[in-house]
Annotation:
Bacterial RNase P class A from a Gammaproteobacteria bacterium, 354 nucleotides, folded computationally. It matches the Rfam family "Bacterial RNase P class A". The literature on the family includes a 1998 paper in Annu Rev Biochem by Frank and Pace, "Ribonuclease P: unity and diversity in a tRNA processing ribozyme". The coordinates come from a structure-prediction model, not an experiment, and the mean pLDDT is 75. A source record names the gene rnpB.

RNA sequence: GGAGUCGGCCAGACAGUCGCUUCGCCUUGUGCGGGGAGGAAAGUCCGGGCUCCACAGGGCAGGGUGCCAGGUAACACCUGGGGGGCGCAAGCCCACGGCCAGUGCCACAGAAAAUAUACCGCCCGUUGCUGCUUUUUUAGGCACAGCGGGUAAGGGUGAAAUGGUGCGGUAAGAGCGCACCGCGCGCCUGGUAACAGGCGUGGCAGGGUAAACCCCACCCGGAGCAAGACCAAAUAGGGGAACAUUGGUGCGGCCCGCACCGUUCCCGGGUAGGUCGCAAGAGGUGUGUGGUGACGCACAUCCCAGAUGAAUGACUGUCCACGACAGAACCCGGCUUACCGGCUGGCUCCUUAU
Numbered sequence: 001g002g003a004g005u006c007g008g009c010c011a012g013a014c015a016g017u018c019g020c021u022u023c024g025c026c027u028u029g030u031g032c033g034g035g036g037a038g039g040a041a042a043g044u045c046c047g048g049g050c051u052c053c054a055c056a057g058g059g060c061a062g063g064g065u066g067c068c069a070g071g072u073a074a075c076a077c078c079u080g081g082g083g084g085g086c087g088c089a090a091g092c093c094c095a096c097g098g099c100c101a102g103u104g105c106c107a108c109a110g111a112a113a114a115u116a117u118a119c120c121g122c123c124c125g126u127u128g129c130u131g132c133u134u135u136u137u138u139a140g141g142c143a144c145a146g147c148g149g150g151u152a153a154g155g156g157u158g159a160a161a162u163g164g165u166g167c168g169g170u171a172a173g174a175g176c177g178c179a180c181c182g183c184g185c186g187c188c189u190g191g192u193a194a195c196a197g198g199c200g201u202g203g204c205a206g207g208g209u210a211a212a213c214c215c216c217a218c219c220c221g222g223a224g225c226a227a228g229a230c231c232a233a234a235u236a237g238g239g240g241a242a243c244a245u246u247g248g249u250g251c252g253g254c255c256c257g258c259a260c261c262g263u264u265c266c267c268g269g270g271u272a273g274g275u276c277g278c279a280a281g282a283g284g285u286g287u288g289u290g291g292u293g294a295c296g297c298a299c300a301u302c303c304c305a306g307a308u309g310a311a312u313g314a315c316u317g318u319c320c321a322c323g324a325c326a327g328a329a330c331c332c333g334g335c336u337u338a339c340c341g342g343c344u345g346g347c348u349c350c351u352u353a354u
Stems, first nucleotide, its partner, number of pairs: 001350010012319007020036006026029001038325001042336002045334005050224004062220005067081005082096001083094004097215002102213002104209003119155002121151008130143005163181006182204001183202008228276004238267006247261005283302008320323001
């Protein structure tokens, strides 16, 4: 100098004027002062707080997660580690338990896609009124064809074909035998573990597929701030007490009686409306400290939107690199997606110079 890889940060700046919203203050004035979007406020995909409902315990159904250890309020997140794949490397990616518990599926091609099988080929035997050849001639050899059998080396199909390479062996072959690799099982060693290494042993245990049903282990009650709580008109209706027993209506022939209607006061439910939930929190920043790290602990310090027709804007001036994606609505931790451009740190590889 070039190429690459992994992080961190910023998101036009400054000033003035006029607004909008919220909080505080007082001398209640259209007063003064303070605050006023994001790294994703987004998608609403996970996890939790909070609230109400349900709930003895346990189970079924349903859903989720799926190497190990740790972090955390919790997680499908994060950190560290193991294994596999890619890359020269820094580094990146992986739902990474189980298909000899059972069941299902595997297009096309191919003999065969799973307790199987043989198209070409290879080999053996046999037959031939076949061909060639030979001084074994009622025979031999070679080839070809038919039949019977062996084989799974080689070819061919496929995404995938019943371990791989080599040597031996054989008629040809074959884990048929052996060595190494792979695999299963047992033991030992290291490691908390996943796992790794070593030794022994078994000729191989018999394709793939579980984000197919399923099995195993662990986790999960439901609904959501329009959750929910409080205050509480008008109107209508409900309950109780007292008063009036004078009256009206109904039952009845009449009396008694019963029911309803009246006035005053009290109570409770609930609608409109209002208040809270609702902004001090698993909070931010700094320092120290434990830990490889995620993160924990201690101390100091800061207060940082809170609306409910719902604010966060407009104009002017100066400057530049000319400004992306996008806007809270109960809160928080993640993941994912969108994003003009710029700054910055670690590491790797190549080249050059010293």
The RNAcentral record of the sequence draws on ENA.